[in-house]
Molecule: SAM riboswitch aptamer (S box leader)
Organism: Candidatus Roizmaniibacteriota
Parts: sequence; C1' cells; structure tokens
RNA sequence: AGCAUAAAGAGAGGUGACGAGGGCACUGGCCCAACGACUCACCCAGCAACCGAGUCUUUCAAAAAAAAGAAUACGGUGCUAAACCCAGCCCAUAUGGGACGGAUGUGUU
Repeated sequence: AGCAUAAAGAGAGGUGACGAGGGCACUGGCCCAACGACUCACCCAGCAACCGAGUCUUUCAAAAAAAAGAAUACGGUGCUAAACCCAGCCCAUAUGGGACGGAUGUGUU
C1' cells in the first nucleotide's frame, strides 16, 4: 500500500512548544481559532473495550481442550469540540433507510 471484516448519534483534558489557519479530499453550510485553533511532545491525566493475557460463571467434558457470557483494565492499539459536525449519490412513508468514501481495530497479501 491492496483485499476482507466489525461496530460507530455515548464517553473522555491539562502542561509545554509552534504560530495561522483548521474541522479526511472537493462543494455548499455551520462551527473552532492570536483569550493561540491545528499539529507535535509529555518518564501527565482520562475515555473506551477492538485484539492479546489472566480471573470467574455456564455448556461439553474423566481431565484437558473448545464454545458462550461476565467483570477487570495487565499488555498492544485507538481516542479525548460539535452524529464520521450537517448535506451532496439512490430509494422512500421524505423526521427514515441504503450505497459510496474516510478514520479506527482485527485478519491477510
């Protein structure tokens, strides 16, 4: 980098550095931003439970292994403005649903 797959209207900020735009790309909105946004760092904090480990319960079962669930938060990620900020393409009962795309996790090449 490609392919597959999963869920996503909830949740969670400080310090320092930088210095002008930023909120995935484009368009139209709307919002954030020199009262410093965005980005980066933290041997700071937190959120969450995708993967792994361990624990408990249940099923199977001689045991082990396996399957399902629960709590935890040890490890690996991820995240900490606003619904993936809203809309754009298709259908519709036009408050809805789907598709495409993006980010993230897991698997794989």